The RNA shown here (transfer RNA) has 72 nucleotides and comes from Aeromicrobium jepli.
Taxonomically the source falls in Aeromicrobium (Bacteria, Bacillati, Actinomycetota, Nocardioidaceae).
Its Rfam family is "tRNA". By type it is a transfer RNA. From the family's description: Transfer RNA (tRNA) molecules are approximately 80 nucleotides in length.

[in-house]
RNA sequence: GUGCCCGUGGCUCAACGGUAGAGCAGCCGACUCUUAAUCGGCGGGUUGGGGGUUCGAAUCCCUCCGGGCACA
Numbered sequence: 001g002u003g004c005c006c007g008u009g010g011c012u013c014a015a016c017g018g019u020a021g022a023g024c025a026g027c028c029g030a031c032u033c034u035u036a037a038u039c040g041g042c043g044g045g046u047u048g049g050g051g052g053u054u055c056g057a058a059u060c061c062c063u064c065c066g067g068g069c070a071c072a
Base pairs, nucleotide, nucleotide: 001071002070003069004068005067006066007065010024011023012022013021018055026042027041028040029039030038048064049063050062051061052060
C1' cells in the first nucleotide's frame, strides 16, 4: 500500500430500519451471630467522530479515527 473483519454501560456480549438490553462488576436491602453464598431492587450509554438516505438509523451509504487478520 491492497483486501476483509471489529468498535454498543467499568468488563464480556446481544439488539428484523420502530422505546438501546443481558451476564459479570458496582451500590442498597433481605437472609446470616459475622463473612461468603443465595435472593430482591437501583444506578450507569451523546451505540468511536463527522456527513448522507429515511417519517424514523446501533442497524443502510460515504468519509475519517482506532484495533485485528491476510497478501504485498